[in-house]
RNA sequence: AGCGGGAUGGUGUAACGGUAGCACACCGGUCUUUGAUACCGACAGUCCGGGUUCGAAUCCCGGUCCCGCUU
Numbered sequence: 001a002g003c004g005g006g007a008u009g010g011u012g013u014a015a016c017g018g019u020a021g022c023a024c025a026c027c028g029g030u031c032u033u034u035g036a037u038a039c040c041g042a043c044a045g046u047c048c049g050g051g052u053u054c055g056a057a058u059c060c061c062g063g064u065c066c067c068g069c070u071u
Base pairs, nucleotide, nucleotide: 001070002069003068004067005066006065007064010024011023012022013021018054027041028040029039030038047063048062049061050060051059
């Protein structure tokens, strides 16, 4: 320098263009003498900027970062 893949709550991971789920963690509550377990609840997310569309995590363009391959 070129090519390919990737970026979603604190972490991991889903999601035909149509309400962004799940698990763990954290927090609050019930239970317990205390803790753990169990149960209930709450908080929290689409890398950035544009475009297409009635509607974009998803499609298109550009950028940033990470991984891999080639040179």
This is a predicted structure of a 71-nucleotide RNA (transfer RNA) from a Phycisphaerales bacterium. It matches the Rfam family "tRNA". The family's RNA type in Rfam is transfer RNA. From the family's description: Transfer RNA (tRNA) molecules are approximately 80 nucleotides in length. The coordinates come from a structure-prediction model, not an experiment, and the mean pLDDT is 81.